[in-house]
Molecule: transfer RNA
Organism: Rossellomorea marisflavi
RNA sequence: GCGGAAUUGGUGUAGCGGUAGCACGGUAGUCUUCCAAACUAUCAGCACGGGUUCGAAUCCCGUAUCCCGCU
Repeated sequence: GCGGAAUUGGUGUAGCGGUAGCACGGUAGUCUUCCAAACUAUCAGCACGGGUUCGAAUCCCGUAUCCCGCU
């Protein structure tokens, strides 16, 4: 230098153009003599910049980080 993969709450991980989910976690409550466990509620996210579209996490282009391969 070239090609490919990945990037989604604090962590891990789904999501074939139409409300962004699940688990763990945090907080509060219930329960308990207390703690733990359990249950309920709640908190928190699409790497960045453009484009296409009525509508983009999703499609296209570029950038960044990281990984793999080639030279």